SAM riboswitch aptamer (S box leader) from a Flavobacteriales bacterium, 132 nucleotides, folded computationally.
It matches the Rfam family "SAM riboswitch aptamer (S box leader)". Rfam describes the family as follows. The SAM riboswitch is found upstream of a number of genes which code for proteins involved in methionine or cysteine biosynthesis in Gram-positive bacteria.
RNA sequence: UGCUUAUUAAGAAAGGUGGAGGGAUAAGGCCCUUUGAAACCUUGGCAACCCCUUAGAUGCAGACAUUAGUUUGCUGAAAAGGUAGGUGCCAAUUCCUUCAAGUACAUAGGUUGUGUGCUUGAUAGAUAAGUU
Numbered sequence: 001u002g003c004u005u006a007u008u009a010a011g012a013a014a015g016g017u018g019g020a021g022g023g024a025u026a027a028g029g030c031c032c033u034u035u036g037a038a039a040c041c042u043u044g045g046c047a048a049c050c051c052c053u054u055a056g057a058u059g060c061a062g063a064c065a066u067u068a069g070u071u072u073g074c075u076g077a078a079a080a081g082g083u084a085g086g087u088g089c090c091a092a093u094u095c096c097u098u099c100a101a102g103u104a105c106a107u108a109g110g111u112u113g114u115g116u117g118c119u120u121g122a123u124a125g126a127u128a129a130g131u132u
Base pairs, nucleotide, nucleotide: 002131003130004129005128006127007126008125013043014042015041016040017039021032022031023030027097028096029095044090045089046088049086050085051082052081053080054079059074060073061072062071063070064069094124098122099121100120101119102118103117104116105115106114107113108112
């Protein structure tokens, strides 16, 4: 860097340095910000992807037994719990927007269009795990 899978409406901030921007990208909206942005550091916290513990479905193999099972070993799904460790995160749904299908309402007009809302899916982004 690319690929695969999962999640993405929940949750969780103080201090120091710093000194004007920030909210991924383009544009727009909206918002945060000198009552101090980004960035870095310290401490704290959230969550539970990896991880750890309990658990033991299922499958495989062996032995006994003999067609009904017993037992041993390995495997380790669901579920419950934990937070020492590896990451991540700690304004606003991933701040909102795009595309497709469906649907409700409104509206214009004639074989459909427009607007708003909702649902589902896709794309993009982010994070994790695995892999290249």
It was read from a public genome assembly, where an Rfam model found it.